[in-house]
Context: one part of a larger RNA
RNA sequence: UGCAUGUGGUGGAUGCCUAGGCGAUUACAGGCGAUGAAGGACGUGGCAGCCUGCGAAAAGCUCCGGGGAGCUGGCAAACAAGCUUUGAUCCGGAGAUGUCCGAAUGGGGAAACCCGGCCCGCAAGGGUCACCGCCGUCUGAAUACAUAGGACGGAGGGAGCUAACCCGGUGAACUGAAACAUCUCAGUAGCCGGAGGAACAGAAAUCAACCGAGAUUCCCAGAGUAGUGGCGAGCGAAAUGGGAGCAGCCUGCAAGUUUUAGCGAUCGAGCUAGUGGAACGCUCUGGAAAGUGCGGCCGUAGUGGGUGAUAGCCCCGUACGCGAAAGCACGAUCGUGGAACUGAGCUUGCGACAAGUAGGGCGGGACACGUGAAAUCCUGUCUGAAGAUGGGGGGACCAUCCUCCAAGGCUAAAUACUCGUAAUCGACCGAUAGUGAACCAGUACCGUGAGGGAAAGGCGAAAAGAACCCCGGAAGGGGAGUGAAAUAGAUCCUGAAACCGCAUGCAU
Numbered sequence: 001u002g003c004a005u006g007u008g009g010u011g012g013a014u015g016c017c018u019a020g021g022c023g024a025u026u027a028c029a030g031g032c033g034a035u036g037a038a039g040g041a042c043g044u045g046g047c048a049g050c051c052u053g054c055g056a057a058a059a060g061c062u063c064c065g066g067g068g069a070g071c072u073g074g075c076a077a078a079c080a081a082g083c084u085u086u087g088a089u090c091c092g093g094a095g096a097u098g099u100c101c102g103a104a105u106g107g108g109g110a111a112a113c114c115c116g117g118c119c120c121g122c123a124a125g126g127g128u129c130a131c132c133g134c135c136g137u138c139u140g141a142a143u144a145c146a147u148a149g150g151a152c153g154g155a156g157g158g159a160g161c162u163a164a165c166c167c168g169g170u171g172a173a174c175u176g177a178a179a180c181a182u183c184u185c186a187g188u189a190g191c192c193g194g195a196g197g198a199a200c201a202g203a204a205a206u207c208a209a210c211c212g213a214g215a216u217u218c219c220c221a222g223a224g225u226a227g228u229g230g231c232g233a234g235c236g237a238a239a240u241g242g243g244a245g246c247a248g249c250c251u252g253c254a255a256g257u258u259u260u261a262g263c264g265a266u267c268g269a270g271c272u273a274g275u276g277g278a279a280c281g282c283u284c285u286g287g288a289a290a291g292u293g294c295g296g297c298c299g300u301a302g303u304g305g306g307u308g309a310u311a312g313c314c315c316c317g318u319a320c321g322c323g324a325a326a327g328c329a330c331g332a333u334c335g336u337g338g339a340a341c342u343g344a345g346c347u348u349g350c351g352a353c354a355a356g357u358a359g360g361g362c363g364g365g366a367c368a369c370g371u372g373a374a375a376u377c378c379u380g381u382c383u384g385a386a387g388a389u390g391g392g393g394g395g396a397c398c399a400u401c402c403u404c405c406a407a408g409g410c411u412a413a414a415u416a417c418u419c420g421u422a423a424u425c426g427a428c429c430g431a432u433a434g435u436g437a438a439c440c441a442g443u444a445c446c447g448u449g450a451g452g453g454a455a456a457g458g459c460g461a462a463a464a465g466a467a468c469c470c471c472g473g474a475a476g477g478g479g480a481g482u483g484a485a486a487u488a489g490a491u492c493c494u495g496a497a498a499c500c501g502c503a504u505g506c507a508u
Base pairs, nucleotide, nucleotide: 001507002506003505004504005503006502007501008500009499015493016458017457020429021428022426023425024424025423026422027421028420029418030417031161032160039101040100041099042055043054044053046079049075050074051073061095062094063093064092065091066090070083071082072081106115107114108113116129117128118127119126120125131158132157134154135153136152137151138150139149165196166194167193168192169191170190176183180230206213207212217244218243219242220241221240227235228234248410249409250408252350253349254348255347256346257345260340262336263335264334265333266332267331268330270328271327272326274322275321276320280295281294282293284291296313297312298302304316305315306314359383360382361381362380363379364378365377366376369395390405391404392403393402394401445452446451465492468479469478470477471476
């Protein structure tokens, strides 16, 4: 030095576990905000670093309910001081307080800061003052009436945030075409505006085919069909049939009317705390019984979790019942009310029936349809009808025939989505997995910035977390003690391999 055996160190794989994720189902909710949001800064505790809560009334205050013995949130014990059956802590409802920033709104500003006016007050302090829009009164130009503008007063609408879904505006490129330009990707991504719990659409100037149907939306088929297409790559319908779900209406003026909305009361069921809730003992092994053996019991409850190993009967629960002072939303009845609601109440009378529109030329766009034989729809520009004896459509166009009535408006459901609340489930993951994040993670750290972005779980049933002695400056170790176990000793379950020792044997 090598090999082998044994025994250790290092290391943290594997096994087991789960506090966290992922996916889904059902129900609810689908908004918050000038009564100042979302999100933050700074404070706030007896001692107080961080998290959580809260706001100078600051881990809290008041009231009303629930509950019933301990309590003063967590990491995180100890100490101190207190509270509590005159009902605390805790849970639910309602209210009060709520610094500063932030739409931020008195002015400014390098967010959490600086500086003001006016009113009230002795002071401390309190209130108010942005912009746009709306209503009323007064005033009032060019310019006669008027209008614009101005002044004053009033009410209190908008603003910002928000996961996806929706509508509209604007609108790429990589890519594919095996290059590339029409084309495709795609009206996608991005950006902007707007809204709702859904949105949009919607009651035929629609289809159809000589038979007929009868608003819209969504699903299945029709069908990768008919078509379209440098007829390349590709793009790609409709009629019709079957389902889901169904609902139809209105208009200006006047008069009349009551059943609507709204408001109030009562009742009912529900949500926001809770509460009752059956039935087991002995024995053996063991550190420990829920396991073994023996004998019982309950079950409208043998879902699930916990307890020193595997528990229907030990604990929490579960099935099944019961329950609200207060708030919320719903339904019914009664009263009030009189179209204020709503898309729209009803009756009568009068009135109205959509013109720079339809269509056309030129240029674009949308239709599955790339200009094509190109109908239909939208319109930048130039034009421009008819008036129900009328007009549109039936894929150039014409005739016949059929069908409908544009140029005003409203409309539930079936459909889409899930930031969130509650419950339940999984031939989903199990710490290099599953969210980036099981752990104080969008943290540490990196970057001027936009932005990028980790690693890191496990003693034990219980800290019983090793008193005391010894060596040592300490770290650490040896005894002693705890424990079932300490090679479970806090760098703590198991503890693989690489790698490094020690002992022994053999070889050199």
RNAcentral holds the full RNA, with entries from ENA. Predicted 3D model of a 508-nucleotide part of an RNA (large-subunit ribosomal RNA, domain I) from a Burkholderiales bacterium. The coordinates come from a structure-prediction model, not an experiment, and the mean pLDDT is 84. The source organism's lineage runs through Bacteria, Pseudomonadati, Pseudomonadota, Betaproteobacteria and Burkholderiales.